[in-house]
Context: one part of a larger RNA
RNA sequence: CUCUUCGUUAAGGAACUCGGCAAAAAAGCGGCCGUAAGUUCGCAAUAAGGCCUGCCCUUCGCAAGAAGGGCCGCAGCUAAAGUAUCUCUGGCGACUGUUUACCAAAAACACAGCUCCCUGCUAACUCGCAAGAGGAUGUAUAGGGGGUGACGCCUGACCGAUGCGAGAAGGUUAACGAUGCCGGUACUUCUAAAAGCAAUUUUGGGAGCGCUGAGUGUCCGAAGCCCUCGUCAAUGUCAGCGGUAACUAUAACCGUUCUAAGGUAGCGCAAUUCCUUUUCGGGUAAGUUCCGAAGCGCACGAAUGGCGUAACGACUGGAGAACUGUCUCAACGAAGAGCUCG
Numbered sequence: 001c002u003c004u005u006c007g008u009u010a011a012g013g014a015a016c017u018c019g020g021c022a023a024a025a026a027a028g029c030g031g032c033c034g035u036a037a038g039u040u041c042g043c044a045a046u047a048a049g050g051c052c053u054g055c056c057c058u059u060c061g062c063a064a065g066a067a068g069g070g071c072c073g074c075a076g077c078u079a080a081a082g083u084a085u086c087u088c089u090g091g092c093g094a095c096u097g098u099u100u101a102c103c104a105a106a107a108a109c110a111c112a113g114c115u116c117c118c119u120g121c122u123a124a125c126u127c128g129c130a131a132g133a134g135g136a137u138g139u140a141u142a143g144g145g146g147g148u149g150a151c152g153c154c155u156g157a158c159c160g161a162u163g164c165g166a167g168a169a170g171g172u173u174a175a176c177g178a179u180g181c182c183g184g185u186a187c188u189u190c191u192a193a194a195a196g197c198a199a200u201u202u203u204g205g206g207a208g209c210g211c212u213g214a215g216u217g218u219c220c221g222a223a224g225c226c227c228u229c230g231u232c233a234a235u236g237u238c239a240g241c242g243g244u245a246a247c248u249a250u251a252a253c254c255g256u257u258c259u260a261a262g263g264u265a266g267c268g269c270a271a272u273u274c275c276u277u278u279u280c281g282g283g284u285a286a287g288u289u290c291c292g293a294a295g296c297g298c299a300c301g302a303a304u305g306g307c308g309u310a311a312c313g314a315c316u317g318g319a320g321a322a323c324u325g326u327c328u329c330a331a332c333g334a335a336g337a338g339c340u341c342g
Stems, first nucleotide, its partner, number of pairs: 001338009011328002015326001020323001030052004038043001040150001054071007072076001085321007092313002097109002113148007125134003151308004156238003161235002163231005170226003177219005182213004187208009239257005266300001267297001278294005
């Protein structure tokens, strides 16, 4: 000199920084008083905030303790050594809980509640080749599966497509079965020719009776598909153009095209808004963040739920009080390490 771990610091007090990260301070599971909005009336709440605390004497009291008087100190906490900073206001998720053992604890998962589908018992479903087992020594107030996610107010339109359920007149449709044709072939028989004395043999043709073929027609032939309905808390979808009011602007209104139907309530620059630091208001001396409003929403929207919501959160955004070496701007001290020399 550098680093590590500590301690102190004038004046200021977040000017630091992505961000009060880290540190500091106040408070301190006691007693007395006091305590707002909001609210699901349980909470919020130890809200916030204020005061007290030692020792001696007296009175009261069973005691704990209370009241009065006195004494000392800058300071009275036997409260037992351990331990919340607080307030205001948004977002998300109701909550307690669970999770990426070793970079993520969350707004993700779960959850009670809601809803849909399946299942009548040898249940559905799952495991197993099977026997069998679980479901369940249960029986629809039960069991399995999907979605949503407390609670409050609600959950709009569309069944054209896809899926699922129901239906059965018609169309299409496999194997099996039946029956023809064609080819191959065994046997029987008829016939023609040739050879042979003859029996018979060979070659060709016909018929009968069988067998046979990845051959080729016809008949019969189920589910499915086509078809008809239903169903969206099933997968999903929820338009465009032109014109119009006695200032202007705007368009309740009108016309037109397409569609299965054209986005309802609520919310809205949003965990969603490109343009965009939208515009207006608030907060600041100054605010791309924040809060309240506005709305033609590039590209919210109703159980892939919509909008609210007390309580809760090692979640996340904004503001304030207190407090501080985070900083202006650094200084000094303690212990240790590095380095140099021995």